[in-house]
């Protein structure tokens, strides 16, 4: 130096499942009372239920592979976690650069 595995860093694309139900206090407009109260209608937040999705993470089986006591192991399976308008996140698949770390 080339080349092959790994992880990262940049951009790009990147699914799937309710923008649900209650309840709380609050802001905002409108309107009613008439003494600090009450209706409607918007937002957002807190908390609680019930349904869902699976592709951060994670946990379990296992095809298959090894150095075969043992050990590595998925896009299956679970749903603890996260996620159910958008933004965010997001395996996994391209491109692109200098370069870490193993190996041969």
């Nucleotide at each position: 130096g080339c080349u092959g595995g790994c992880a990262a860093u940049g951009c790009g694309g990147g699914a799937g499942a309710g923008c649900u139900c209650c309840u709380g206090a609050u802001c905002g407009a409108u309107u009613c009372g008439a003494c600090u109260g009450g209706a409607u209608c918007g937002g957002g937040c807190a908390g609680g239920g019930c349904g869902c999705c699976g592709a951060a993470g994670g946990a379990g089986c296992a095809a298959c592979c090894g150095c075969c006591c043992c050990g590595g192991a998925a896009u299956c399976u679970c749903u603890c976690a996260g996620g159910c308008a958008a933004a965010c996140g997001g395996a996994c698949c391209g491109c692109a650069a200098a370069g870490g770390c193993c190996g041969a």